[in-house]
C1' cells in the first nucleotide's frame, strides 16, 4: 500500500432494527459486623468519530481514525 477482522461503562463482557443498554469486578452510600473481610440492599458511569438507508440505527452501508491478522512492496 491490497484485503480481511475488531472497536459498548474504570475493566471484562451480553445485545442480531423499536432494551430504562444488562451482567461480572472495581467505585461511592446504606446495612450486617466489636472491627475488617464476606454478604445484603443501592447509586454512578459506556455504544470512536462523521455521512446514508430507515418511521426508527449500538444494531444494515460508506468514509475516517485506531488496534489485529495477511499478502506485496522494501533496486
Nucleotide at each position: 500500500g491490497g484485503c480481511c477482522c475488531g472497536u459498548u461503562c474504570g475493566u471484562a463482557u451480553a445485545g442480531c432494527g423499536g432494551u430504562u443498554a444488562g451482567u461480572a469486578c472495581a467505585c461511592g452510600g446504606c446495612c450486617c459486623u466489636u472491627u475488617c473481610a464476606c454478604g445484603g440492599c443501592u447509586g454512578a458511569a459506556a455504544c470512536a468519530c462523521g455521512g446514508g438507508u430507515u418511521c426508527g440505527a449500538u444494531u444494515c452501508c460508506c468514509g475516517u481514525a485506531c488496534g489485529g491478522g495477511u499478502c506485496a512492496c522494501c533496486a